[in-house]
RNA sequence: GCAGUCAGCUAGACGACCGCUUGUAGGUAAAAUCACAAGAGGAAAGUCCGGGCAGCAAAGGACACGACAGUUGCUAACGGCAACCGGGGGUAACCCUAGGGAAAGUGCCACAGAAACGAUACCGCCUCGUUACAAAAAGGUGCUUGUCAGGUGAAAGCUCGACAGUUACCAAGAGGUAAGGGUGAAAUGAGUGGGGUAAGAGCCCACAGCGUCAUAUGGUGACAUAUGGAGAAGGUAAACCCUGUCGGCUGCAAGGAGAUCUGCACAAUAGAGUGGUCCGCUCGCAGGUCGAUACCCGCUAGAGUAUAUCGGCAACGGUAUAAUUAGAUAGAUGGUCGUCCACGACAAAACCCGGCUUAUAGGCUGGCUGUCAAU
RNA sequence: CGGGGUGUGGCGCAGUUGAUAGCGCGCUCGGUUUGGGACCGAGAGGUCGAAGGUUUGAGCCCUUUCACCCCGACCA
Numbered sequence: 001g002c003a004g005u006c007a008g009c010u011a012g013a014c015g016a017c018c019g020c021u022u023g024u025a026g027g028u029a030a031a032a033u034c035a036c037a038a039g040a041g042g043a044a045a046g047u048c049c050g051g052g053c054a055g056c057a058a059a060g061g062a063c064a065c066g067a068c069a070g071u072u073g074c075u076a077a078c079g080g081c082a083a084c085c086g087g088g089g090g091u092a093a094c095c096c097u098a099g100g101g102a103a104a105g106u107g108c109c110a111c112a113g114a115a116a117c118g119a120u121a122c123c124g125c126c127u128c129g130u131u132a133c134a135a136a137a138a139g140g141u142g143c144u145u146g147u148c149a150g151g152u153g154a155a156a157g158c159u160c161g162a163c164a165g166u167u168a169c170c171a172a173g174a175g176g177u178a179a180g181g182g183u184g185a186a187a188u189g190a191g192u193g194g195g196g197u198a199a200g201a202g203c204c205c206a207c208a209g210c211g212u213c214a215u216a217u218g219g220u221g222a223c224a225u226a227u228g229g230a231g232a233a234g235g236u237a238a239a240c241c242c243u244g245u246c247g248g249c250u251g252c253a254a255g256g257a258g259a260u261c262u263g264c265a266c267a268a269u270a271g272a273g274u275g276g277u278c279c280g281c282u283c284g285c286a287g288g289u290c291g292a293u294a295c296c297c298g299c300u301a302g303a304g305u306a307u308a309u310c311g312g313c314a315a316c317g318g319u320a321u322a323a324u325u326a327g328a329u330a331g332a333u334g335g336u337c338g339u340c341c342a343c344g345a346c347a348a349a350a351c352c353c354g355g356c357u358u359a360u361a362g363g364c365u366g367g368c369u370g371u372c373a374a375u
Numbered sequence: 376c377g378g379g380g381u382g383u384g385g386c387g388c389a390g391u392u393g394a395u396a397g398c399g400c401g402c403u404c405g406g407u408u409u410g411g412g413a414c415c416g417a418g419a420g421g422u423c424g425a426a427g428g429u430u431u432g433a434g435c436c437c438u439u440u441c442a443c444c445c446c447g448a449c450c451a
Base pairs, nucleotide, nucleotide: 001371002370003369004368005367006366007365008364009363010362012340013339014338015337016336017335018334020039021038022037023036024035041346045357046356048355049354050353051352052351053251054250055249056248060279061278062277063276065247066246067245068244069243070084071083072082073081074080085099086097087096088095089094100242101241105240106239107236108235109234117189122181123180124177125176126175127174128173130172139170140169141168142167144165145164146163147162148161150159151158152157191207192206193205194204195203210231212229213228214227215226216225217224218223255297256296258290259289260288261287262286263285264284271283272282273281274280305322306321307320308319309318310317311316341344376447377446378445379444380443381442382441385400386399387398388397394431402418403417404416405415406414424440425439426438427437428436
């Protein structure tokens, strides 16, 4: 220099003028008006999780239902985050990983295929031959040997037939086998070599692999390494399910105590609420007035932010200091002009906070890896 | 702001325990008719809103995302 990888920052700048919302001071019966100050984001978004807060028992029990799933930690909490373990990818930096259980049970595995998991056997291989599952037996054809008989020939021989022996092959079929072929995403599920067998097969042996159990060592742990034992379980749980952990319901359009008056009901096995069910718990019902009285409160000072330091690999936590800066309710944060540049993306609070996910123009910075060249 | 639901031919809708997506109307061509309608026969038209994942295999299961619709305010 090139290629790559990880992390972070920024989100046009400056000035003038005109507007909008809120606060403070003055002003006013109340306003209006005027002065000063402050005024959107990294995602304010999607509403996907978790918590605070509010109401109902400052939410209790059981069932149902739902969510989550390696280990250890962080946290108010989490399905989030950090570090690590296992698996996968990359030369590497580094990245990805819904990662409990299929040895509790059930379901499913279309088409093809003999068979889709209690099983079975199409081709092939082997044995047998209807008394066909391992020990016996003999349907057909051929070779060959022996004996006997016939034909021919002088003889050797040739030819034909019968019987016996001998092996080789063939067929319907019977059985064995699961090595090989074929079908399929997947074929009974441990590879290679040897033995073994009629042919075969973890059937047996050696080596290598697998999960599981025990022991030892290291580690908080998941787990890793070593040794030994017994062993052979198809896939699918983002199918039902089992195990473990967690979850009460409703959401600021939540909710706003309480005091007092009138009318009705009168006591229970009723009714209403809590909420999907049962228990439990709470409560008389309706209307009026007051109560901050409603153009109100909840509403913004927060498990908050910045800096320094300490502990920790880190997430994060402790201490100190500093600043405190939106709060609308038809919803403010905008517009115009000038100068400059790389010509400006995605998008705008609505109770608050921690995360996740998604959208995002351009620019800048740093760590690390590979490679090339030069020294 | 909060809560819930739906996306499948041009339109309206089916599609259950995962196995190559159908129905009605409409459209095109042919027949029938003097011609049109109706009728009869044949046919075209779908990456199931989008992306990713699980699985041998996804309209269907899971995650993310986009669009549309509905409901919720103390009284009047």
Molecule: RNase P RNA; transfer RNA
Organism: Candidatus Microsaccharimonas sp.